[in-house]
């Protein structure tokens, strides 16, 4: 330098054109307990950035940024 894959809650992942983006874990509050652990309930938090296509984009297209793999 070229090609390919990936980027989603603090973390690990699902959702692959149809809406309030889902679960686990973590955080906060409460219940339980003499206190804690375990257990239960509630709650908060997310699509890397900018454009485009579409009635509708996490999903499709282009560019940029970042990570990884292969080739030279």
């Nucleotide at each position: 330098g070229c090609u390919c894959u990936c980027g989603u809650a603090g973390u690990u992942a699902a959702a692959u054109g149809g809406a309030u983006a889902u679960a686990a874990u973590u955080g906060u509050u409460c219940c339980c307990u003499c206190c804690g652990a375990a257990g239960g309930a509630a709650u908060a938090g997310u699509u890397g950035c900018c454009a485009g296509u579409u009635c509708g984009a996490u999903u499709c297209u282009g560019g940029c940024c970042g990570a990884g793999a292969g080739c030279a």
Transfer RNA from Candidatus Taylorbacteria bacterium RIFCSPLOWO2_01_FULL_45_15b, 72 nucleotides, folded computationally. The prediction has a mean pLDDT of 80.